[in-house]
RNA sequence: GAGUUUGAUCCUGGCUCAGAAUCAACGCUGGCGGCGUGCCUCAGACAUGCAAGUCGAACGCGAAAGUCCCCUUCGGGGGGCAAGUAGAGUGGCGCACGGGUGAGUAACACGUAGGUAAUCUACCUUUGGAUGGGGAAUAACAAUCGGAAACGGUUGCUAAUACCGCAUAAUGCAGCGGCACCUAAUGGUGACAGUUGUUAAAGCGGGGGAUCGAAAGACCUCGCGUCUGAAGAGGAGCCUGCGGCGGAUUAGCUAGUUGGUAAGGUAACGGCUUACCAAGGCUACGAUCCGUAGCCGGCCUGAGAGGGCGGUCGGCCACACUGACACUGACAUACGGGUCAGACUCCUACGGGAGGCAGCAGUCGGGAAUUUUGGGCAAUGGGCGCAAGCCUGACCCAGCAACGCCGCGUGAAGGAUGAAAUCCCUCGGGAUGUAAACUUCGCAAGAACGGGAAGAAUAAGUGAGGGUUAAUAUCUCUCAUGAUGACGGUACCGUUUGUAAGCUCCGGCUAACUCCGUGCCAGCAGCCGCGGUAAUACGAGGGGGGCAAGCGUUGUUCGGAAUUAUUGGGCGUAAAGGGCGCGUAGGCGGUGCGGUAAGUCACCUGUGAAACCUCUAGGCUCAACCUAGAGCCUGCAGGCGAAACUGCCGUGCUUGAGGGUGGGAGAGGUGCGUGGAAUUCCCGGUGUAGCGGUGAAAUGCGUAGAUAUCGGGAGGAACACCUGUGGCGAAAGCGGCCCUCUGGACGGUGACUGACGCUGAGACGCGAAAGCGUGGGGAGCAAACAGGAUUAGAUACCCUGGUAGUCCACGCUGUAAACGAUGAGCACUAGGUGUCGUGGGUAUUGACCCCCGCGGUGCCGUAGCUAACGCAUUAAGUGCUCCGCCUGGGGACUACGGCCGCAAGGUUAAAACUCAAAGGAAUUGACGGGGGCCCGCACAAGCGGUGGAGCAUGUGGUUCAAUUCGACGCAACGCGAAGAACCUUACCUGGGCUAGACAACGGAGGACAGCUCCAGAGAUGGGGUCUUCCCUUCGGGGACCUCCGGUUCAGGUGCUGCAUGGCUGUCGUCAGCUCGUGUCGUGAGAUGUUGGGUUAAGUCCCGCAACGAGCGCAACCCCUGCCUCUAGUUGCCAUCAUUUCAGGUGGGCACUCUAGGGGGACUGCCCGCGUCAAGCGGGAGGAAGGUGGGGAUGACGUCAAGUCCUCAUGGCCCUUAUGUCCAGGGCUACACACGUGCUACAAUGGGCGGUACAAAGGGCUGCGAACCCGCGAGGGGGAGCCAAUCCCAAAAAGCCGUCCUCAGUUCGGAUCGGAGUCUGCAACUCGACUCCGUGAAGGUGGAAUCGCUAGUAAUCGCGGAUCAGCAUGCCGCGGUGAAUACGUUCUCGGGCCUUGCACACAC
Repeated sequence: GAGUUUGAUCCUGGCUCAGAAUCAACGCUGGCGGCGUGCCUCAGACAUGCAAGUCGAACGCGAAAGUCCCCUUCGGGGGGCAAGUAGAGUGGCGCACGGGUGAGUAACACGUAGGUAAUCUACCUUUGGAUGGGGAAUAACAAUCGGAAACGGUUGCUAAUACCGCAUAAUGCAGCGGCACCUAAUGGUGACAGUUGUUAAAGCGGGGGAUCGAAAGACCUCGCGUCUGAAGAGGAGCCUGCGGCGGAUUAGCUAGUUGGUAAGGUAACGGCUUACCAAGGCUACGAUCCGUAGCCGGCCUGAGAGGGCGGUCGGCCACACUGACACUGACAUACGGGUCAGACUCCUACGGGAGGCAGCAGUCGGGAAUUUUGGGCAAUGGGCGCAAGCCUGACCCAGCAACGCCGCGUGAAGGAUGAAAUCCCUCGGGAUGUAAACUUCGCAAGAACGGGAAGAAUAAGUGAGGGUUAAUAUCUCUCAUGAUGACGGUACCGUUUGUAAGCUCCGGCUAACUCCGUGCCAGCAGCCGCGGUAAUACGAGGGGGGCAAGCGUUGUUCGGAAUUAUUGGGCGUAAAGGGCGCGUAGGCGGUGCGGUAAGUCACCUGUGAAACCUCUAGGCUCAACCUAGAGCCUGCAGGCGAAACUGCCGUGCUUGAGGGUGGGAGAGGUGCGUGGAAUUCCCGGUGUAGCGGUGAAAUGCGUAGAUAUCGGGAGGAACACCUGUGGCGAAAGCGGCCCUCUGGACGGUGACUGACGCUGAGACGCGAAAGCGUGGGGAGCAAACAGGAUUAGAUACCCUGGUAGUCCACGCUGUAAACGAUGAGCACUAGGUGUCGUGGGUAUUGACCCCCGCGGUGCCGUAGCUAACGCAUUAAGUGCUCCGCCUGGGGACUACGGCCGCAAGGUUAAAACUCAAAGGAAUUGACGGGGGCCCGCACAAGCGGUGGAGCAUGUGGUUCAAUUCGACGCAACGCGAAGAACCUUACCUGGGCUAGACAACGGAGGACAGCUCCAGAGAUGGGGUCUUCCCUUCGGGGACCUCCGGUUCAGGUGCUGCAUGGCUGUCGUCAGCUCGUGUCGUGAGAUGUUGGGUUAAGUCCCGCAACGAGCGCAACCCCUGCCUCUAGUUGCCAUCAUUUCAGGUGGGCACUCUAGGGGGACUGCCCGCGUCAAGCGGGAGGAAGGUGGGGAUGACGUCAAGUCCUCAUGGCCCUUAUGUCCAGGGCUACACACGUGCUACAAUGGGCGGUACAAAGGGCUGCGAACCCGCGAGGGGGAGCCAAUCCCAAAAAGCCGUCCUCAGUUCGGAUCGGAGUCUGCAACUCGACUCCGUGAAGGUGGAAUCGCUAGUAAUCGCGGAUCAGCAUGCCGCGGUGAAUACGUUCUCGGGCCUUGCACACAC
């Protein structure tokens, strides 16, 4: 920096990612080289080999094989050489180094700075002195004995630089004495050659002139060694300051403990040890205890501060099977020494013995995991030695491992017609891709051949020169010369040949996209999350991104994380202020002067090892790596200074703080007393049937007299009004009145003290209610409990009762939403306005009002702050001081432990596990059995229905070979379907076809069609008959049909309406939905659109940080209502004529009408109301009045609403079938359930007879008149009409008359029997109608529910579409023609504002 809480937003907050690193491991892959690194686990156990020896110039002894010679009894013996060799032994030095490991250790173990005047130091260096003279043993060896072995005993011999005396001796050591100097002190140092005592030694080798000696040698000299002093270097011991870890759910620890005296012990101080004496010592600045851990230089990370780590390299420590112990030694309590004990392993003759890889290799085991039983002492270093040299698993090399870092390579350039192949595709093309092929050039590793290093310095020796010396010996120094290479025939050079790419990712974070497969499966996943048929997220292909001999994954660390915040966070509501006070330690602290120098600052000195790191050079061809120099090492200590600030010391001051004095306010606290009202109970009176209680009731009380009422009495508790965001108190809390004792605050005054202050971990105290203990008290109220109700239940809410308790005293408990969810103190930073207390001023007779101040308590508000809400001199602003607390949610105000409590419980307070969030504030919606305002046949008021019956129709269910499919709350169900006998038809059964019933292309042929015969259920198959058209350049071409052909095809009412277009339903004809600019807000968003009125309406008016605009509303369109104009094959006789009396005819267009154009209505006028508005109420006029009535018209959007079966269409599926043709069947089934209807149940009716008045439609494969036949459906008939002309066509209810008289009927017509009519190829499944007969249920319909506000409901008939036929459905038309609306409480739906919200797939 990013992702992730939300519909969106801001904030808080956790989780996660990108980076770097690694002693790593795992998966896939793997060319080379250089330099590094390599048991993090079992400090588990170890076979085998090696890892510490060396010196003959300290010493004694001393072989053998072999070979030569001699002797021989041929068995052998002796001698020489081998050889003073091998070998063991005595002795010296080394073995305390080097190498390993990290168990233990929280410690002077480590780091750093010091001290040692409290000490030691072999070998080495420098320097002084010395090295005289004696003695006694012992291993080896020999002999012998014991034992399985390891090993041991006895006797005898022998040497030394082994061992022991003696001598000498100092500046050694010890005692004594005074002197000088240093030191805080114990004390130390130096000189006084002060004085007394005391302590030593070993020889070996080389050379030699003189002298002595028989010789050895003495002697001289050199080297090495030895002894004794002094000094140095390096090393070691001890002591001290400071520093570096987790837990307080470890708070007290300690008996050699703390100190002293004396003694012992040590190289040395010391309780180090012992005896005695005293009673101390450590601890909240964390003792003790528990856990963890070797420490550091450094390494990783980080901007830094920090955090993590301590492997390789270097310093220190500790350890060496486990534990303990000493010996030797200069040094050890000793890794490859010893003793004892233990565990383990091995040997054994069972009596006893042996061993210690945390050395190098290696083995087993453990483990995710860590190498060769290699070469060499050539180099560096170490031990011994005079040296040669020997030893050295230290070390140098090689081997194994991509374990890490670094470098190199797998080719470079050219090469388009963009080859082949693969992938994608909209089929045009695109991609892999200059990639390949091909051409030219070049070539790590390896192989072959040839050459071939550096790493080597020097030792012995030799030569020259210098030094020592008597010396040209020796020894020593310098120069020259002078053996020696494990690696390794390696690096490197030359020539020829010549090989090598993977891993991971591609939804966002995060760089890189497509196809197929799969279908919440298989799987992925670091977080968010992908996968349920179109997956850039799974698997695979193609393509792409990243890194590259590696790439990913996992683990771990730091970072990001300001997510423990010193740098650098917070606590009103997100996690977080202790319930409140008092006060200890601690922290912090007013003002002047003087001093000091601890903090602070400056300079200097020492130290801060090397490596590492940084810089600059240099060396390997570069780099990694290595070398050199410089820097750095932020630290510590010492010295010398400064004096502002802090501290400390001293001395002042008054403003902080306190005190004196006089004043008033107050439910502040404690104790005692006292008052009235009310409730309850008791007694008495009056009085009678109820009372009480609730939403309604019941339980309960009451005729044994309640309730009500009057009088009297008892007892307990609480104090109405006053009472007020009034007062007091630290908080909890405090309320009648009087008295007692008492705390605090406040306002004046300014004589006193002189910083006496603030905060406050622990500690201590106070602390509502409930609860507990003991004893009282008990009226009312009231957990528990009982009963009654409510309810599905009701362990509740409501009611009737009722015990603890509530009250008092004493004691305990110690909590709370103990809240202002806001710790205390001080200072500073605009105001306005209430109120309480008090003081001053002015005015007044006085009081109030008014002005100013101090202290409290509220409200509003500026700056500022805040995520926002909000806070705002009573801060959540700006600062300082101190305390408490927080660090994701859950687990968990929990467990365990401690402390407290009589108990209940309180306090302190985790972890496992689990989640990707949990949260705060605000926004927009939706929602609420929240509020306000307002609409709608929403309710109410009415009228008529449905739900009951029969039937019709649709649906569910069931059935069936099939009962094709779709539609499912409103908004599916007389819906798609405005018409299923065949067809339709998609379904079922059976029979056929396969380029197909239909479209395109090629070839051939010919008309096709029609008529007809046969088979067949038909499709179909076979046969007969008949037979082309158009153009023409005369070659042919085109149209139509048939046959053949094969492919890019056709076809599908197959799937997906949740892939879609289009269309439609619904909220809803509801009044809403938005935008631009501006403004406000961190932002989501708000404003506008809210508000006051008004409207059917976001309709209009007014107001307003908004101003405008768009889609909706309205209007514009159609029908209808009035008038008028124009025009008349309908209308009228209005007017005239005629008539068979029919507008029939002449005539006319006035009226009706028809159908085209105009007019008319706009709150225009009047009155009132209203804001001088919009508008509303009333009125006039008018055919019509405030939208006149009706229709068309449906905003942004919602329901993944409906439709892939109207059509179109992506994807998927079928292709001799899911396509297509045909026959028959089915969609019409039937125990049942629901919706929508029709007809009824009757008299406002039914039957019969007579008689009147419509509108709107339709009509040429059509409507069909008159007339005739039939009871009728209908038949015959055919006039007229392409229709304002003819026909359908009778309108019906109505009106007049008559019968029926309340009955399952003269109601009702289902059902069934019979007979017919019509349509049609065909009415069996399965049409409609007619006639005769039959005559079912049904007597107005439970819960519930629907429609309708006027020409409406209701009622009556008529027409049309579809259609051969079939209508109770649908769409229209007119006739007759009501009732009711108080009103908006309630039901349903909707609109606006507001409020709450833990909802947002939104109750």
Predicted 3D model of a 1403-nucleotide RNA (small-subunit ribosomal RNA) from an uncultured bacterium.
Its Rfam family is "Bacterial small subunit ribosomal RNA". Rfam links the family to the GO terms structural constituent of ribosome and ribosome.